Annotation
Predicted 3D model of a 103-nucleotide RNA (SAM riboswitch aptamer (S box leader)) from Neobacillus dielmonensis. Rfam family: SAM riboswitch aptamer (S box leader). Its family is annotated with regulation of gene expression in the Gene Ontology. Model confidence (mean pLDDT): 84 of 100. The organism belongs to Neobacillus, within Bacteria.
RNA sequence: UAGUUAUCAAGAGUGGCCGAGAGAUCUGGCUCUAUGACGCCACAGCAACCUGCAUAUGUAAGGUGCUUCAACCAGCAAAGCAAUUUGCUUUGGAUGAUAAAAC
Numbered sequence: 001u002a003g004u005u006a007u008c009a010a011g012a013g014u015g016g017c018c019g020a021g022a023g024a025u026c027u028g029g030c031u032c033u034a035u036g037a038c039g040c041c042a043c044a045g046c047a048a049c050c051u052g053c054a055u056a057u058g059u060a061a062g063g064u065g066c067u068u069c070a071a072c073c074a075g076c077a078a079a080g081c082a083a084u085u086u087g088c089u090u091u092g093g094a095u096g097a098u099a100a101a102a103c
Stems, first nucleotide, its partner, number of pairs: 001102001004100005013043005021032003026075004044067003048064003051060003071095001076092006
C1' cells in the first nucleotide's frame, strides 16, 4: 500500500482523561450516547492471521490485530419462493477491515 492471497454470522471490559456526536464513504433504516458515547492512556481479556510446541481438529500468547448491534442491515446482479407495494432466501459482485508474502 496502487495491487496479490486468505478470512470477515464465533470470541473478548474495567478504570482514568476529554466533552459531542459515533457506527469507513453516499442514501434509507437501525443501534450506542451527558447514567459521558467516539477518541486517547493504563491494566485486563479474546484468539482472526503469522509464530512456537504438538496427537496437527489442540495448545501457548511472541508479532500484528480485536474486545455495542452479522463488515449493524440493505442498496449492484442472477436464481428460487411468495404475492403484486414489493417482500424473503441463496449465490455472486463492488466497497471496506485484518493478516501474510512481496514490492